[in-house]
Description
This is a predicted structure of a 106-nucleotide RNA (c-di-GMP-I riboswitch aptamer) from a Thermoleophilia bacterium. Its mean pLDDT, the model's own confidence on a scale to 100, is 84.

Parts: sequence; C1' cells; structure tokens
RNA sequence: ACCACGAAAGGGCAAACCCACCGCGAGGUGGGGGCGCAAAGCCACGGGUCUCGACCGCCGGUAGUCACGAGAGUGAACCGGGCGCCGAGGAAGCCGAGCUGCCGAA
Repeated sequence: ACCACGAAAGGGCAAACCCACCGCGAGGUGGGGGCGCAAAGCCACGGGUCUCGACCGCCGGUAGUCACGAGAGUGAACCGGGCGCCGAGGAAGCCGAGCUGCCGAA
C1' cells in the first nucleotide's frame, strides 16, 4: 500500500412524526426531531416498489338491468387505475451491480 474484518477514537448521515413552501400526485426543499445506518456517500444498470395518464384486454359493481329470441342463447351501456400492457414521472434507508471513501484493535 492492498484485500478481508469492524473494537476504539474523531466524527458523519437522518426514519416516523410536526411546521412552512412547491407539486394533480408519488414526492421534493428548509427547519425541528431521532428509528436506525460502516457506506443510510454517489449512481439509477437489473429485479422489486410507488404516482399520474391514454388505447386495448381481463376482472368487479349497477343486476339476472335493457334489447332480440318460442327456447337454448346472443348482444349491450355506465362506473372502478382493481389487474395486465404502454408512456411519463417519483423514491431508493428492499435485493443485486458499478464508482468513491474516514479510522485501524483483535
């Protein structure tokens, strides 16, 4: 010096919640506040996640409601981001990946 590891020291960050402002929203910024964190520093590449929004498909409700039919059946409207798909955003302190990094006991 590097890799692993994480005692000590110096410190660092800052969850929920509260206030103000911004945003359709997820959320962001500042202040307070500490749940926690050895990368809870950076990034947003993969998976997962959240918000907004069309078309289409599925599902649910109105409702065994309406129309046609002898009947079996056939067709249909409205509402719902409930799910899928697509687009645009958000967070990332969920997991994996990439970059950088303080200290130095066992």